A computed fold for a 348-nucleotide part of an RNA from an uncultured bacterium, annotated as small-subunit ribosomal RNA, central domain.

Context: one part of a larger RNA
């Protein structure tokens, strides 16, 4: 290399934006470079095949053809591919009108709740468990009124409902801001897909520098279980959890399902628009999303099934027995922690 996979066996880069490179819609015209057909030349002998033939046969060994799957010139064909040039609109985009949404960033604001504090009320218990004890409490605790102070999350609304490329988004209002749908058919006129590097963006935890701390709460202290109990329960409680700004770059980053395109029976619910139709609803239809059920077909079952894991093309990422081992060394990145690449000996 040929070949065969990647939903759960090994195996889809967490996600995108986009260089190169691969690919790429209709018509017509030119070319002839890719392709294809002939002819020349050349492709050393031996070896190899195939047929004759010499040693008695065989191994050998000779003579003759093919073979040498290529290379280079020339002629010639134009269906496809490709250069070029023209054109055209369904792909792809712009403009016009519309309506949805927890897309994103900044400010401001709002009420429950818990904590704290400060005043009244009022008295011995409060808390917490399987039961309890550490804890609080006559310095007045809890409970319970009123007033303030902080901080962080936003009940009901609420939905296999929405938006986002993922990560993720959920109290109100402004402001700025991306992206999608739908209609009509007005412009451009293939401008399009993929995407090796590259750049970006990316929960949670961790990390600098400041700030902030109400609850919760690794560590650690203490009170229980307990044969012990470096743990589950309990009562404390420091980093952290919040914000800004920079780092980190992982996750069961899952739908464990890469991205576009086309084309393949149906039914049923919901979001967000359209068009019919009705006084209004009901219903019929279509476009996009988002669930289930199911047929062909797929699949090793389980499943999957117009959101495909069907049936085909196009790029890209990955896999190749298990352990060693996602370690070792070396490099690139980082303050670190550690990512990222990513082996072998042995061994089953």
């Nucleotide at each position: 290399c040929u070949g065969g996979g990647c939903g759960u066996a090994a195996a889809g880069c967490g996600c995108g934006u986009g260089u190169a490179g691969g690919c790429g819609g209709g018509c017509u015209g030119u070319u002839a470079a890719g392709u294809c057909a002939g002819a020349u030349g050349u492709g050393a002998a031996a070896a190899c095949c195939u047929a004759u033939g010499g040693c008695u046969c065989a191994a050998c060994c000779a003579u003759a053809g093919g073979a040498u799957u290529g290379c280079a010139u020339c002629u010639g064909a134009u269906a496809c591919u490709g250069a070029c040039a023209g054109u055209c609109u369904u792909g792809a985009g712009g403009g016009c009108a519309g309506g949805a949404g927890a897309g994103g960033a900044g400010a401001g604001c709002g009420g429950a709740a818990u904590u704290c504090c400060u005043a009244g009320u009022g008295u011995a218990g409060c808390g917490g468990u399987g039961a309890a004890a550490u804890g609080c409490g006559u310095a007045g605790a809890u409970a319970u009124u009123a007033g303030g102070a902080g901080g962080a999350a936003c009940a009901c609304c609420a939905g296999u409902g929405g938006c986002g490329a993922a990560g993720g988004c959920g109290g109100c209002u402004c402001u700025c801001u991306g992206g999608a749908c739908u209609g009509a058919c007005c412009c451009u006129g293939a401008c399009g897909c993929u995407g090796a590097g590259a750049c970006g963006c990316g929960a949670a935890a961790g990390c600098g520098u400041g700030g902030g701390g109400a609850g919760c709460g690794a560590a650690c202290a203490g009170g229980a279980u307990u044969a012990g109990a470096u743990a589950c329960c309990c009562u404390g409680g420091u980093a952290g959890u919040c914000c800004a700004c920079g780092c980190c770059g992982u996750a069961a980053a899952c739908g464990a399902u890469g991205a576009g395109u086309g084309c393949u029976a149906g039914g049923u619910g919901u979001u967000g628009g359209g068009g019919g139709g009705u006084c209004a609803u009901a219903c019929c239809u279509u476009c996009a999303g988002u669930g289930c059920c199911g047929c062909a077909g797929u699949u090793a079952a389980c499943a999957c099934a117009u959101u495909a894991a069907g049936c085909a093309c196009u790029c890209c990422g990955c896999c190749u027995g298990g352990g060693g081992a996602g370690u070792a060394c070396g490099g690139u990145c980082g303050c670190a922690a550690g990512a990222c690449u990513g082996a072998a000996a042995c061994u089953c």
The full RNA is in RNAcentral, with records from ENA and SILVA.